Context: one part of a larger RNA
RNA sequence: CUGGGCGUAAAGCGCACGUAGGCGGAUUAGUAAGUCAGGGGUGAAAUCCCGAGGCUCAACCUCGGAACUGCCUUUGAUACUGCUAAUCUUGAGUUCGAGAGAGGUGAGUGGAAUUCCGAGUGUAGAGGUGAAAUUCGUAGAUAUUCGGAGGAACAUCAGUGGCGAAGGCGACUUCCUGGACCAAUACUGACACUGAGACGCGAAAGCGUGGGGAGCAAACAGGAUUAGAGACCCUGGUAGUCCACGCCGUCAACGAUGAGAACUAGCUGUUGGGACCUUGAGUCUUAGUAGCGCAGCUAACGCGAUAAGUUCUCCGCCUGGGGAGUACGGCCGCAAGGUUAAAACUC
Numbered sequence: 001c002u003g004g005g006c007g008u009a010a011a012g013c014g015c016a017c018g019u020a021g022g023c024g025g026a027u028u029a030g031u032a033a034g035u036c037a038g039g040g041g042u043g044a045a046a047u048c049c050c051g052a053g054g055c056u057c058a059a060c061c062u063c064g065g066a067a068c069u070g071c072c073u074u075u076g077a078u079a080c081u082g083c084u085a086a087u088c089u090u091g092a093g094u095u096c097g098a099g100a101g102a103g104g105u106g107a108g109u110g111g112a113a114u115u116c117c118g119a120g121u122g123u124a125g126a127g128g129u130g131a132a133a134u135u136c137g138u139a140g141a142u143a144u145u146c147g148g149a150g151g152a153a154c155a156u157c158a159g160u161g162g163c164g165a166a167g168g169c170g171a172c173u174u175c176c177u178g179g180a181c182c183a184a185u186a187c188u189g190a191c192a193c194u195g196a197g198a199c200g201c202g203a204a205a206g207c208g209u210g211g212g213g214a215g216c217a218a219a220c221a222g223g224a225u226u227a228g229a230g231a232c233c234c235u236g237g238u239a240g241u242c243c244a245c246g247c248c249g250u251c252a253a254c255g256a257u258g259a260g261a262a263c264u265a266g267c268u269g270u271u272g273g274g275a276c277c278u279u280g281a282g283u284c285u286u287a288g289u290a291g292c293g294c295a296g297c298u299a300a301c302g303c304g305a306u307a308a309g310u311u312c313u314c315c316g317c318c319u320g321g322g323g324a325g326u327a328c329g330g331c332c333g334c335a336a337g338g339u340u341a342a343a344a345c346u347c
Stems, first nucleotide, its partner, number of pairs: 004318003007301002012315001014201002021194002025088007033081002035077008049065006091191001092188003097182001103177002106174004110154001115149007125136002162169002206247006215241002220236004258314006266292011296303002320347003329340004
């Protein structure tokens, strides 16, 4: 290389965009590069294979044949691929119209609750636990009423509901803005798919500078528990959590299932749109999202038109366990570390 795989056994990059490359709809004409057929040249000898022969046999040697699957050239064929020219509309995109949505960014606003502060009422407890204690409180706490401050998060609605490529997105109003869906004409005319590198986005924690800090809370302190308790429980409490800007680039980044296209029984729920009336638990259709299920697949579990079925195109990845996602080197990073990625040895 051929070959086998990637939901759970090793294996789908976290996700997109896109360069090179690979691959690519229908029809016609031309060309003849790939492809196919015939001829010619060459393909040294030895070796390999076949048939003979010579050493007593064999190894070995000699002779003949075949083969050397290749390359070059020439004459043809034109179905397929390529190339050139032209045409088409089903793929893709654009336009017009309508509706849905926690899609994104900025600005503004709101109410409930916690905490704190001020004032009033009021008196001896309150907190907390399995039980307690640390803790708070006669300098008036807890409780309750009114007023104020500040930060963070948005109960109900809420739904195997919606939107987004993924991460993710949930109070309200508004500026700006992305995408998808449906219906209907018109337009462009293959403009498509995938995508090594590159580039961008990317939860939480963490880092840098400056703010902010109500609640919660690593670290830390104390009280308990315990043989001990560096924990679980309790009382406190700092980074952090929040904002702006800049880094980090990881995760059980999961559907543990790459992207795109076509085909292959049905039934039920639900979200967004459309058509038809016979207006109903209606029929049909389309784009999602869930539950069953036929064929088929699977080691089984299960998957089953949202495939893990049947096929095609392109990319990524796997090759026994440990050593090890480690060492060394490179690249990136302020650091933490990330990424690429072995071997000895051992079973």
The part of an RNA shown here (small-subunit ribosomal RNA, central domain) has 347 nucleotides and comes from an uncultured bacterium. It matches the Rfam family "Bacterial small subunit ribosomal RNA". Its family is annotated with ribosome and structural constituent of ribosome in the Gene Ontology. The full RNA is in RNAcentral, with records from ENA and Greengenes. The prediction has a mean pLDDT of 89.